RNA sequence: AACCAAGUUCCCUAGGGUUCCGCGGCGUACAGCAUCGUGCCGGACUGGUCCGAGAGGGAACGGCCGGCCGAUAGGCCGUGCUCACACGGAGGGAUAAAAGCCCGGGAGAU
Numbered sequence: 001a002a003c004c005a006a007g008u009u010c011c012c013u014a015g016g017g018u019u020c021c022g023c024g025g026c027g028u029a030c031a032g033c034a035u036c037g038u039g040c041c042g043g044a045c046u047g048g049u050c051c052g053a054g055a056g057g058g059a060a061c062g063g064c065c066g067g068c069c070g071a072u073a074g075g076c077c078g079u080g081c082u083c084a085c086a087c088g089g090a091g092g093g094a095u096a097a098a099a100g101c102c103c104g105g106g107a108g109a110u
Base pairs, nucleotide, nucleotide: 007061008060009059010058011057012056015051016050020048021047022045023042024041025040026039027038028037062082063081064080065078066077067076068075069074085105087108091103092102093101
């Protein structure tokens, strides 16, 4: 010194917590008991909603390259490339909250 399309978006997963739902506990209408409703607490509650990977998977778009057509602009096509590689804190930030989210392919290591 080491540029980057190492781009964007979507679906999903590992993972993540607790707003909402559900679940569990306790309280609460009542003469009394129970259900429903409702309030509080619980994620050392499997889950649904939710968040979710640069270094996990998939897709689309985009970009590049090549060929053909075209005066140009551009259009069409492609088992084409992008689709190789990739160890990594502490701390901080967002959201209800947390995280493999974001800072961040950062600092650092090599």
The RNA shown here (Guanidine-I riboswitch aptamer) has 110 nucleotides.
The prediction has a mean pLDDT of 84.
It matches the Rfam family "Guanidine-I riboswitch aptamer". About the family: This family represents a conserved RNA structure found upstream of the ykkC and yxkD genes in Bacillus subtilis and related genes in other bacteria. The function of this family is unclear although it has been suggested that it may function to switch on efflux pumps and detoxification systems in response to harmful environmental molecules.
It was read from a public genome assembly, where an Rfam model found it.